[in-house]
Notes:
A computed fold for a 73-nucleotide RNA from a soil metagenome, annotated as transfer RNA. The prediction has a mean pLDDT of 81.

């Protein structure tokens, strides 16, 4: 210095062909128990790594950057 990958919730990941951002766990609260875990039920919780372009519409298509893994030199 040059190819490939990966970044979406506190964490581990979905999201296909471009049309409402999701599960799991964890995290409030309530109900259950004497009481703790276990279960049940409701919330909350996200600039989709950054920035720009195409688009009526971008997590997704394109570009540029940044940070990890790889692999070549």
């Nucleotide at each position: 210095g040059g190819g490939g990958g990966u970044g979406u919730a506190a964490c581990u990941c979905a999201g296909u062909u471009g049309a409402u951002a999701g599960a799991g766990u964890g995290c409030u609260a309530c109900c259950u128990u004497u009481g703790c875990a276990a279960g049940g039920u409701a919330g909350a919780a996200g600039u989709c790594g950054g920035g720009g372009g195409u688009u009526u519409g971008a997590g997704u298509c394109c570009c540029c950057c940044c940070a990890c893994c790889u692999c070549c030199a």